Description
Transfer RNA from Candidatus Iainarchaeum sp., 75 nucleotides, folded computationally. The RNAcentral record of the sequence draws on ENA. Rfam family: tRNA. Model confidence (mean pLDDT): 81 of 100.
């Protein structure tokens, strides 16, 4: 140099191939209340998220494409 897979809440994660009832679904942590003498366990309710740009489309996480980052294989 060349080719491949990855990128979603603080953490792990489902949707992507097949666009659309999706203001993005789950666990976990977080905060608050219930409960208990207190803690913890539980139940309740709330905050959090689509790496970046650009195109296609009535309509994008999902499709094209360009760029960054990790990773892997070639050389």
């Nucleotide at each position: 140099g060349g080719g491949g897979c990855u990128a979603u809440a603080g953490u792990c994660u489902a949707g992507c191939c097949u666009g659309g009832u999706c203001u993005a679904g789950g666990a976990u942590u977080c905060u608050u209340g219930c409960u208990u003498u207190g803690g913890g366990a539980g139940c309740a309710a709330g905050c959090g998220a689509c790496g970046g740009g650009g195109g296609u489309u009535c309509a994008a996480a999902u499709c094209c494409u360009c760029c960054u980052a990790g990773c892997c294989c070639c050389a």